[in-house]
Context: one part of a larger RNA
Molecule: small-subunit ribosomal RNA, central domain
Organism: uncultured bacterium
RNA sequence: CUGGGCGUAAAGAGUUGCGUAGGCGGUCUUGUAAGCGAAGUGUGAAAUCGUGUGGCUCAACCAUGCGGCUAUGCUUUGAACUGCAAGACUAGAGUAUGGAAGAGGUAACUGGAAUUCCAAGUGUAGGAGUGAAAUCCGUAGAUAUUUGGAGGAACACCGAUGGCGUAGGCAGGUUACUGGUCCAUUACUGACGCUCAGGCACGAAAGCGUGGGGAGCAAACGGGAUUAGAUACCCCGGUAGUCCACGCCGUAAACUAUGGAUGCUAGCUGUUACGAGUAUCGACCCUCGUAGUAGCGAAGCUAACGCGUUAAGCAUCCCGCCUGGGGAGUACGGUCGCAAGAUUAAAACUC
Numbered sequence: 001c002u003g004g005g006c007g008u009a010a011a012g013a014g015u016u017g018c019g020u021a022g023g024c025g026g027u028c029u030u031g032u033a034a035g036c037g038a039a040g041u042g043u044g045a046a047a048u049c050g051u052g053u054g055g056c057u058c059a060a061c062c063a064u065g066c067g068g069c070u071a072u073g074c075u076u077u078g079a080a081c082u083g084c085a086a087g088a089c090u091a092g093a094g095u096a097u098g099g100a101a102g103a104g105g106u107a108a109c110u111g112g113a114a115u116u117c118c119a120a121g122u123g124u125a126g127g128a129g130u131g132a133a134a135u136c137c138g139u140a141g142a143u144a145u146u147u148g149g150a151g152g153a154a155c156a157c158c159g160a161u162g163g164c165g166u167a168g169g170c171a172g173g174u175u176a177c178u179g180g181u182c183c184a185u186u187a188c189u190g191a192c193g194c195u196c197a198g199g200c201a202c203g204a205a206a207g208c209g210u211g212g213g214g215a216g217c218a219a220a221c222g223g224g225a226u227u228a229g230a231u232a233c234c235c236c237g238g239u240a241g242u243c244c245a246c247g248c249c250g251u252a253a254a255c256u257a258u259g260g261a262u263g264c265u266a267g268c269u270g271u272u273a274c275g276a277g278u279a280u281c282g283a284c285c286c287u288c289g290u291a292g293u294a295g296c297g298a299a300g301c302u303a304a305c306g307c308g309u310u311a312a313g314c315a316u317c318c319c320g321c322c323u324g325g326g327g328a329g330u331a332c333g334g335u336c337g338c339a340a341g342a343u344u345a346a347a348a349c350u351c
Stems, first nucleotide, its partner, number of pairs: 004322003007305002012319001014202002017200002022195003026089007034082002036078008049067007092192001093189003096185005104178007111155001116150007126137002163170002207248006216242002221237004259318006267296011300307002324351003333344004
């Protein structure tokens, strides 16, 4: 160097979203000759190595002839493939035009139900809670009920195996700004592509800083129970927090435990968006196509489970990662962070 793997055994980085270096790259023509092939020629020390012969009584060992030393220079030559140069193309990629759906994002405004609190009316002895109780609230009038008000947070039904987003994630309504996707027509550009070490950006919850806000819920904490005990599970309270703005943190079973791109390989069924055909006055219905999203399943794969055109099948390209368990995702050092800590990442020892 070659050779094995990564759904669940060790292993896909949170997204790879953008993208640098690098690697890889569609069809045709001409040229070139760097890679590649052929021929010739030079170098390729000695020892070592292979083989023949000889010398120590043999062997190891030594001597000697031949070969080889897988490498490399130069000259000539070939042009299929790769590269390079020039020209052309449209199947990849992109732009344009016309449509479509959507909780995609940001900001502002706004709505009703419910909980809680406050004020007032009616009304009287209970209420709340549990397996059962108690702590707790209530004759200073609670619970219930009616009216009015305040404030914060979340949006029932629609709602779905549904939709959108690169992932995290996104759900009352309206408006403004804005990103992407899909379908159709084919008009244009003409390989502009794929992947991506570093890098940049985004990144649930919890947590941190400053300033607000605080209805409900609720770590910590207090009390009541249970219990042998109960630093819990159950109950009554309750502070950070949960909410908003700005700035950090950068981690999750960040999961499809499945990296991205392209092509190929039976079907059946549902559903979302669009289009074509059929039908119709028209819409539905029906058939087909494209893109998504689900259920089953041929071949094939798999240790099995299972996967199966949304592959874990058959191939190519690029990146990341794995190499027995523990020690340990730890120590030390570096980088980042206000901190919490994150990231990079061993060894001794032991089985």